Predicted 3D model of a 504-nucleotide part of an RNA (small-subunit ribosomal RNA, 5' domain) from a Candidatus Nealsonbacteria bacterium.
Model confidence (mean pLDDT): 86 of 100.
The organism belongs to Candidatus Nealsoniibacteriota, within Bacteria.
The sequence was found in a public genome assembly.
Rfam family: Bacterial small subunit ribosomal RNA. Gene Ontology terms of the family: ribosome and structural constituent of ribosome.
Context: one part of a larger RNA
RNA sequence: GGAUGAACGCUAGCGGCGUGGAUAAGGCAUGCAAGUCAAACGGUCAAAAGCAUUUAUGUUUUUGAUAGUGGCAAACGGGUUAGUAACACGUAGAUACUUACCAUUAACUCAUGCAUAACCAGCUGAAAAGUUGGCUAAUUCAUGAUAGUCCCAAUUAGCAAUAAUUGGGUAAAGAUUUAUCGGUUAAUGAAAGGUCUGCGCUCUAUCAGCUUGUUGGUAAGGUAAAAGCUUACCAAGGCUAUGACGGAUAGGGGAUAUGAGAGUGUGACCCCCAACAAAGGCACUGAGACACUGGCCUUACUCCCACGGGAGGCUGCAGUCGAGAAUAUUUGACAAUGGGCGAAAGCCUGAUCGAGCGACGCCGCGUGCUUGAAGAAGCCCUUCGGGGUGUAAAAAGCUUUUUUGGAGGAAGAAGUUGUUUUUCAAUUGACGGUACUCCAAGAAUAAAGGGAUCCUAAUUCUGUGCCAGCAGGAGCGGUAAUACAGAAUCCCUAAGCGUUAUCC
Numbered sequence: 001g002g003a004u005g006a007a008c009g010c011u012a013g014c015g016g017c018g019u020g021g022a023u024a025a026g027g028c029a030u031g032c033a034a035g036u037c038a039a040a041c042g043g044u045c046a047a048a049a050g051c052a053u054u055u056a057u058g059u060u061u062u063u064g065a066u067a068g069u070g071g072c073a074a075a076c077g078g079g080u081u082a083g084u085a086a087c088a089c090g091u092a093g094a095u096a097c098u099u100a101c102c103a104u105u106a107a108c109u110c111a112u113g114c115a116u117a118a119c120c121a122g123c124u125g126a127a128a129a130g131u132u133g134g135c136u137a138a139u140u141c142a143u144g145a146u147a148g149u150c151c152c153a154a155u156u157a158g159c160a161a162u163a164a165u166u167g168g169g170u171a172a173a174g175a176u177u178u179a180u181c182g183g184u185u186a187a188u189g190a191a192a193g194g195u196c197u198g199c200g201c202u203c204u205a206u207c208a209g210c211u212u213g214u215u216g217g218u219a220a221g222g223u224a225a226a227a228g229c230u231u232a233c234c235a236a237g238g239c240u241a242u243g244a245c246g247g248a249u250a251g252g253g254g255a256u257a258u259g260a261g262a263g264u265g266u267g268a269c270c271c272c273c274a275a276c277a278a279a280g281g282c283a284c285u286g287a288g289a290c291a292c293u294g295g296c297c298u299u300a301c302u303c304c305c306a307c308g309g310g311a312g313g314c315u316g317c318a319g320u321c322g323a324g325a326a327u328a329u330u331u332g333a334c335a336a337u338g339g340g341c342g343a344a345a346g347c348c349u350g351a352u353c354g355a356g357c358g359a360c361g362c363c364g365c366g367u368g369c370u371u372g373a374a375g376a377a378g379c380c381c382u383u384c385g386g387g388g389u390g391u392a393a394a395a396a397g398c399u400u401u402u403u404u405g406g407a408g409g410a411a412g413a414a415g416u417u418g419u420u421u422u423u424c425a426a427u428u429g430a431c432g433g434u435a436c437u438c439c440a441a442g443a444a445u446a447a448a449g450g451g452a453u454c455c456u457a458a459u460u461c462u463g464u465g466c467c468a469g470c471a472g473g474a475g476c477g478g479u480a481a482u483a484c485a486g487a488a489u490c491c492c493u494a495a496g497c498g499u500u501a502u503c504c
Base pairs, nucleotide, nucleotide: 001504002503003502004501006500007499008498009497010496013365014364015363016362017361018360019358020357026321027320028319030318031317032316035072036071037070040069041068043066044065045064046063047062048061049060050059051058052057053056079276080275081274089200090199091198092197093196094195095194097193098192099191102189103188104187105186106185107184108183109182110144111143112142113141119134120133121132122131123130124129150169151168152167153166154165155164156163157162174181175180202248203247204246209239210238211237214236215235216234217233218232219231220230221229251273252272253271254270255266256265257264258263278299279298280297281296282295301312302311303310304309329355331354332353333352337351338349339348340347341346368398369397370396371395378389379388380387381386403441404440405439406438407437408436412431415427416426417425418424448493449492450491451490452489453474454473455472459488460487461486462485463484469476470475
């Protein structure tokens, strides 16, 4: 000199773009953050219209709403960096594997059955919730048929990969507006994932030996899949001064700060990957999880209780307490982008887009411009002659960025709906009456902080008298202090300026 997710002190006019819990992965009140589909299903309720009649009921149709069954989603998106020195990450490869949704191709979509929730009746409980009996549906579940280039076994050919033949086995679901949307099997693709390997990857030897599923083999099991992944048996191996093992620290990378570079430091925001979800463990469902707002168990903590028993998990967005030098609103909208579901309309979305707060940072603008005395007053210095502040002020003229008031007022909108089916029409903006434009008024609303011995740009006077004090270093102050304190003047930066901390 540069830099910062900064903090502190003094000061402060505006805007744009960014950025903001770095400490206690400490505890959390409250609200919201994952639903959707009635064009899968049986009910229930409401409205309208029609029919029947016993005249207040029954029934049909249409429309709407919805608790439940069922499907898909919930494994994404969002958060955090505790753990991890590791195939976690980066890079370059490998293959013994998997894939819901999407695309392409081929074939099929036949026949039947048992249940169960909702509902009704009853019972238990303070609650959470549970239980008995009865009825019913489906794209729920089950059985059968059929089928192939699918699976299994055998035989033949082949070194093998594989091919051929034979035998056995495994499918499906319907909906409706009749034109679509689905369902099953097989193959391919797309995109994604699992696994393995070479190399790279902090400090420490005041850590020198480590290891028994350990290293390898055989057999069996297991997995979507290779493998001590697991088990039995056999062998005795495997790693290590090219640092094993142990200890400490730490998420990794793209990047970023600095530097001419080499390098050194950092890993906030944004992007990719990993790991975690009160602590520890476990599996279930599923294409995918050993699952942040799913389940079970243990532990700690908190809450409710009729003491018998229950409920909970902000490292989502806000917010609160705590600790701290220190870090924001219990805000608006789904208008756009994206995601989930749906045929669609649409619904949901604290993702996201916006607004709010903070000079926390960067950038931009302003706090006026011209004229105006050999130069007012005040203040300071003085050799008492004068000099400085200083064109500075006053005064006159001008302008209106900004400010205030008034008027107008966006882009961001693509879609969606209706219709004569081809074009027309209607309609959709949280931000926001915002940005921006025009008009009017009036210099009006706007300057500080630090410094002046040398390093280091900028000096005089007064006070003080090794005192009070200053200080980054050298150092200054003991009666003429350019170094303390005040004043005047000057210097630097400027809505900031200094200090502290850390890095180059």